[in-house]
Transfer RNA from Agathobacter sp., 73 nucleotides, folded computationally. Rfam family: tRNA. Rfam links the family to the GO term triplet codon-amino acid adaptor activity. Rfam classes the family as a transfer RNA. Its mean pLDDT, the model's own confidence on a scale to 100, is 82.

RNA sequence: GGUUUCUUAGCUCAGCUGGGAGAGCAUCUGCUUGACGUGCAGAAGGUCACAGGUUCAAGUCCUGUAGAAAUCA
Numbered sequence: 001g002g003u004u005u006c007u008u009a010g011c012u013c014a015g016c017u018g019g020g021a022g023a024g025c026a027u028c029u030g031c032u033u034g035a036c037g038u039g040c041a042g043a044a045g046g047u048c049a050c051a052g053g054u055u056c057a058a059g060u061c062c063u064g065u066a067g068a069a070a071u072c073a
Stems, first nucleotide, its partner, number of pairs: 001072007010025004019056001027043005049065005
């Protein structure tokens, strides 16, 4: 340098054929316990990497930029 894939919550990830942004762990609160832990209930936490385009509507489609990984040389 070429090709392919990836970028979504603090971490690991899902999100199907474009229409409700989610799960587990972690954090916080309450209940439970003599206390801690476990368990139960609830809550908070998001510029869906960035910019633009298509569309009534974009995490999803298209283009560019940035970053990461694999592979070829």